[in-house]
Description
FMN riboswitch aptamer (RFN element) from Aminithiophilus ramosus, 142 nucleotides, folded computationally.
RNA sequence: UCCGAUUCUCGGGGCGGGGUGAAAGUCCCCACCGGCGGUGUCCCGGUUUUUUCCCGGGGAGCCCGCAAGCGCCUCCAAGGGGGGCGCCGAUCCGGUGCGAAGCCGGGGCCGACGGUUACAGUCCGGAUGGAAGAGAGGAGGC
Repeated sequence: UCCGAUUCUCGGGGCGGGGUGAAAGUCCCCACCGGCGGUGUCCCGGUUUUUUCCCGGGGAGCCCGCAAGCGCCUCCAAGGGGGGCGCCGAUCCGGUGCGAAGCCGGGGCCGACGGUUACAGUCCGGAUGGAAGAGAGGAGGC
């Protein structure tokens, strides 16, 4: 340096204005928001005389994957548990370039389940939960 039993911490944002109505943060017009890992021609820093190379960091809601959520099956020591399978949203155009799904410009689109005087990405609830993962420590191993 690398591997690493295990421990701890962290780990989701958003309805403001107007209209209709008996009633809407749920409908209509405008507005607002974007979890985690990967990729990334862009950006920042370090190194270097400078560039390249190299090192570190940032960089996609709609490209790939995951989590959450829902359904079915299954296991147990029956608990708010474990495992398996399935379902699970949305992007185009122009520019630059050897190359764009990721950059620049413009337009468009999407958003679990249950609840509700009225249909919810933004309110309330499961949830003081779980989790993709991130960081720190670390018995021990090479």
It matches the Rfam family "FMN riboswitch aptamer (RFN element)". About the family: The RFN element is a highly conserved domain that is found frequently in the 5'-untranslated regions of prokaryotic mRNAs that encode for flavin mononucleotide (FMN) biosynthesis and transport proteins.